The RNA shown here (transfer RNA) has 73 nucleotides and comes from a Clostridiales bacterium. RNAcentral holds the sequence, with entries from ENA. The organism belongs to Eubacteriales, within Bacteria. Rfam family: tRNA. Rfam links the family to the GO term triplet codon-amino acid adaptor activity.
RNA sequence: GCUCUCAUGGCGCAGUAGGUAGCGCGCGUCCUUGGUAAGGACGAGGUCACGGGUUCAAAUCCCGUUGAGAGCU
Numbered sequence: 001g002c003u004c005u006c007a008u009g010g011c012g013c014a015g016u017a018g019g020u021a022g023c024g025c026g027c028g029u030c031c032u033u034g035g036u037a038a039g040g041a042c043g044a045g046g047u048c049a050c051g052g053g054u055u056c057a058a059a060u061c062c063c064g065u066u067g068a069g070a071g072c073u
Base pairs, nucleotide, nucleotide: 001072002071003070004069005068006067007066010025011024012023013022019056027043028042029041030040031039049065050064051063052062053061
């Protein structure tokens, strides 16, 4: 230098023939208990790495940038 893959709540991940973002763990409040643990109910938390484009509508399609990983020369 070229090619490919990845980037989504605190952590680990799902979600792609475009349609108002979910799971587990963790966190908060409450219930239960003599008290813990376990269990149960409810809830908070992400404008999907960044900037543009296409579209009525983009996490998803296109271009560029950044970061991480792999391969080739």